[in-house]
RNA sequence: ACGUCAUUGUGGCCUAGAUCCGUCGCAGACGGAUGCGGGGGAACCACGUAAUCGGGGCGAAUUCCUCAGGACAGGGCACUUCCAGGCCCGAGCCCGGCAGCUAACCUCGCAGGCAUUUGGAAGGGCAACG
Repeated sequence: ACGUCAUUGUGGCCUAGAUCCGUCGCAGACGGAUGCGGGGGAACCACGUAAUCGGGGCGAAUUCCUCAGGACAGGGCACUUCCAGGCCCGAGCCCGGCAGCUAACCUCGCAGGCAUUUGGAAGGGCAACG
């Protein structure tokens, strides 16, 4: 140094919303790379009956009702999976008359909000000691 075994400890959450490097100058800004996510956009296919009654996008967030509340599609709960149990969400925003899918190509975003220890089984990462 590597490998194995045993013991102990440990792993933040939703979300695409992260990591690294450099410059300026002292806290943030800018630039680049990688990674993740979204939109537009041919052929083929699909749709063609219109329309300022619109239409469309992000997102889990849709639909219904006996309506100010209730229920539902759907979604989340702390390393991962399974089982049991419980709790919570089921919003909001954007484009601006316009967009089906869509290779090449073009383009945009990387914010914001929070606090978990339910139980059992299996598996795995990291660290310490032996």
Overview: A computed fold for a 130-nucleotide RNA from an Actinomycetes bacterium, annotated as c-di-AMP riboswitch aptamer (ydaO/yuaA leader). It matches the Rfam family "c-di-AMP riboswitch aptamer (ydaO/yuaA leader)". Rfam's curators write: This family represents a conserved RNA structure found upstream of the ydaO and yuaA genes in Bacillus subtilis and related genes in other bacteria. NCBI's taxonomy places the organism under Bacteria, Bacillati, Actinomycetota, Actinomycetes.